This is a predicted structure of a 329-nucleotide RNA (Bacterial RNase P class A) from Aequorivita sp. It was read from a public genome assembly, where an Rfam model found it. Its mean pLDDT, the model's own confidence on a scale to 100, is 75. NCBI's taxonomy places the organism under Bacteria, Flavobacteriia, Flavobacteriales, Flavobacteriaceae, Aequorivita.
RNA sequence: AUAGCAGGCCGCCUUAUCGCUGCCGAAGUUAAUUCGGGAGAGGAAAGUCCGGACACCAUAGGGAAGCAUAGCGGCUAACGGCCGUCACUCUCCAUAGCCUUGGCGAAGGAGGGGAGGACAAGUGCAACAGAAAGGAUGUACAGGUAAUGCUGUAGUGAAAUCAGGUAAACUCUAUGCGGUGAAAUGCCACGUAAACCUGUGCUUGAGAGUACCCGCUCGAUGCAGGAGGGUAGGCAGAUGGAGCGUUUCGGUAACGGAACGCCUAGAUAAAUGAUAAGGAUUCGUCUUUUUGAUGGAUACAGAACCCGGCUUAUAGGCCUGCUUUUUUA
Numbered sequence: 001a002u003a004g005c006a007g008g009c010c011g012c013c014u015u016a017u018c019g020c021u022g023c024c025g026a027a028g029u030u031a032a033u034u035c036g037g038g039a040g041a042g043g044a045a046a047g048u049c050c051g052g053a054c055a056c057c058a059u060a061g062g063g064a065a066g067c068a069u070a071g072c073g074g075c076u077a078a079c080g081g082c083c084g085u086c087a088c089u090c091u092c093c094a095u096a097g098c099c100u101u102g103g104c105g106a107a108g109g110a111g112g113g114g115a116g117g118a119c120a121a122g123u124g125c126a127a128c129a130g131a132a133a134g135g136a137u138g139u140a141c142a143g144g145u146a147a148u149g150c151u152g153u154a155g156u157g158a159a160a161u162c163a164g165g166u167a168a169a170c171u172c173u174a175u176g177c178g179g180u181g182a183a184a185u186g187c188c189a190c191g192u193a194a195a196c197c198u199g200u201g202c203u204u205g206a207g208a209g210u211a212c213c214c215g216c217u218c219g220a221u222g223c224a225g226g227a228g229g230g231u232a233g234g235c236a237g238a239u240g241g242a243g244c245g246u247u248u249c250g251g252u253a254a255c256g257g258a259a260c261g262c263c264u265a266g267a268u269a270a271a272u273g274a275u276a277a278g279g280a281u282u283c284g285u286c287u288u289u290u291u292g293a294u295g296g297a298u299a300c301a302g303a304a305c306c307c308g309g310c311u312u313a314u315a316g317g318c319c320u321g322c323u324u325u326u327u328u329a
Base pairs, nucleotide, nucleotide: 001325003323004322005321006320007319008318009317010316012279013278014277015276016275017274018273020040021039023037024036025035026034027033042300046311047310049309050308051307052306054181055180056179057178061214062213063212066177067176068175069174070173071085072084073083074082075081086116088113089112090111091110092109093108097104098103099102117172118171122170123169124166125165139154140153141152142151143150185236186235187234188233196226197225198224199223200222207218208217209216243262244261245260246259247258248257249256250255280298281297282296283295284294285293286292
């Protein structure tokens, strides 16, 4: 240098003009509006899979069911996540040794994988061969008995009355899990039909309450259905946080501590855009080449209460480690 594998990181930039959504300041009547300033998507904002924060529901209590996890140690707010490590297993190298001299290959080394409790509670499953396979409708030959696979040998197979394998098979064991989800929830404002029809119920209880059963609570201006009427605005939640960056200390690491610095979207049918110029990377074409000219491409994608993970999508580029091949010294 080349190719492959593994891990990590970045993921177009600048300016101008015109727009859009908040914020700050000024004018204005604390209004509308105008002017000025400054801010404005991601590594996954995605899938909504796992865990938490927060909020509500007393069906938050018991039971049963269901779900999840499973070596050991650690990290964390928590986790089914992450880090370390061991058993086990695969690949490569390779010492002794072996033989057919090119291979095999104890020990050892390097790298990858590593959902890994229990099969002596029970149930299930298992190719080929074989008469018969998880337990006998006992095959052939021989022996034996009153009788019987009762005994021996043969043959197939990993295994033939020896309790072997398998739980990302049911299951069992241990541990954990109440449910719902920002359309949660609280407040303000506005409006209204506690009317009508049908059925049903009123303490001997219809029905409701966040799956099931028991228990519990509520429950008569009731409940279910029909046909109609009204409202469909605002504020909080909601963006300063398990926050980000740098340095340093502890730790193999995940991660944690300290100091200093920073403020970094908050919309609500939903803003974060368009155009122009220049640049960057890359791929073509022209030019003998350098230079240059010209044309294209720049992905996946789009916050909606927030955070930590996992998974999936992603043009192009960069870095680190290991290995293969080649070249030079």